[in-house]
RNA sequence: CGGUGAGGUAGAGGCGCAGGCAAAAUAAUUAGUUAGCAGGAGAAUGACAACGAUGAGUGCUGAUGAAAGGUUUGUUUGCCGAAGCGUAAUAAGGGUCAAACUUAUUAUAGCUGGUAUGUUCUUGAAUAAGGGGCAUACUGUCAUGCAGCAAGUGUGCGUGGAGAACUACUGAUCGA
Repeated sequence: CGGUGAGGUAGAGGCGCAGGCAAAAUAAUUAGUUAGCAGGAGAAUGACAACGAUGAGUGCUGAUGAAAGGUUUGUUUGCCGAAGCGUAAUAAGGGUCAAACUUAUUAUAGCUGGUAUGUUCUUGAAUAAGGGGCAUACUGUCAUGCAGCAAGUGUGCGUGGAGAACUACUGAUCGA
């Protein structure tokens, strides 16, 4: 001087991600409880226990009457595989056990750069919102093609890849 970039540190993407606290609306003419009438043996995924002819489940009428999750707003914390999903294991939840479901933790070099819209499946009280799939658009990053520009690390129009990425510094290593 040139090449590569182990490790470390710090950054950028943008309606950026997740959490806590408070309030509001919805949930809700609801669930539950209770009274009357009708009705006549069960009812929740299965079994057992408990309940049930002193009337179950159910239907109608009247009275009373919530909450959780999710959402919005404000505030605050941690961050940029932030985070989400899938799979596996463990623990807890309900009268008990099992299945299923929910929550939490751990693992997993499995998938997704991010956002929005549409559509479909699923969760949900919900036409809200969340998650998965597909499609479209925008956007960030790197590589690459063409064009233009006095030159340019910059611009425009295309194509492709993925976050173990990208950029910067440090530092490591190789060659002359």
A computed fold for a 176-nucleotide RNA from Oceanobacillus piezotolerans, annotated as Lysine riboswitch aptamer. Its Rfam family is "Lysine riboswitch aptamer". The literature on the family includes a 2003 paper in Cell by Mandal et al., "Riboswitches Control Fundamental Biochemical Pathways in Bacillus subtilis and Other Bacteria".